[in-house]
RNA sequence: UCGCUGGAUGGGGAUGGAGUCCCCCAUAACCGCCGACAGGCUGAUGACCCCUACUGCGUC
Numbered sequence: 001u002c003g004c005u006g007g008a009u010g011g012g013g014a015u016g017g018a019g020u021c022c023c024c025c026a027u028a029a030c031c032g033c034c035g036a037c038a039g040g041c042u043g044a045u046g047a048c049c050c051c052u053a054c055u056g057c058g059u060c
Stems, first nucleotide, its partner, number of pairs: 009026005016051002019048003032041003
C1' cells in the first nucleotide's frame, strides 16, 4: 500500500415529524408505477402507532 474478515460507528428503505421493530449499505444502500410521446396513477409508513399537511363523506 492492497485484499479479506470481525467489531464499533454512521448512513439508507419514492413527499414532513416522533417512537418501536425489521431489512439493507459503507465497492454503497437509496432515487414509485404506466406510456413511443403527450400525458396519466397510488401513497406522507419498509411495518405498526401518533402528530402535521393533503383528499373524500357526514354533522355542528

A computed fold for a 60-nucleotide RNA from Sphingomonas sp. EC-HK361, annotated as Fluoride riboswitch aptamer (crcB RNA motif). RNAcentral records the identical sequence in 2 taxa. The sequence is in RNAcentral, with records from ENA, Rfam and Ribocentre. The prediction has a mean pLDDT of 79.